Transfer RNA from Treponema sp., 74 nucleotides, folded computationally.
[in-house]
Parts: sequence; C1' cells; structure tokens
RNA sequence: GCGCCUGUAGCUCACCCGGAUAGAGUACCAGACUUCGAAUCUGGUGGUAGUGGGUUCGAGUCCCGCCGGGCGCG
Repeated sequence: GCGCCUGUAGCUCACCCGGAUAGAGUACCAGACUUCGAAUCUGGUGGUAGUGGGUUCGAGUCCCGCCGGGCGCG
C1' cells in the first nucleotide's frame, strides 16, 4: 500500500433481511434477609449506537469519506 472483519451502557455482548419506546448479563446504587458482611431476592440508575455526510416517510441496520482495533497478502 491492497483486501476482509470489527466499533452499541463502566465491562462482555445481543438486536441477521430498515419499522417506530435500543435490550441481556455483569458492575454500580437502594431496599429485603443477616449480629455485621458475603451470597441470595426485589427495585433502580446508566447509551447523541466511533465520527461526518448520503439514501429513505423512517437508519444501530443500507451507501460513501475519515478515525481506532484485529486478521491476511505484498
């Protein structure tokens, strides 16, 4: 330099073909339980979906540029 894959909550990941309020686990906070903790149970907080454009009535999802990460080729 070229090709492919990838970026969504603090962390690990779903949401495969576009459809309206983006979820789960874990973590964190509060409560219950306990002599106090841990564990367990219940509830809650948390996301401009890497970034900038485009297509569309409608984009996390499709297209293009840029940025970061991974693999391969030269």

NCBI's taxonomy places the organism under Bacteria, Pseudomonadati, Spirochaetota, Spirochaetia, Treponema. Its Rfam family is "tRNA". Model confidence (mean pLDDT): 80 of 100.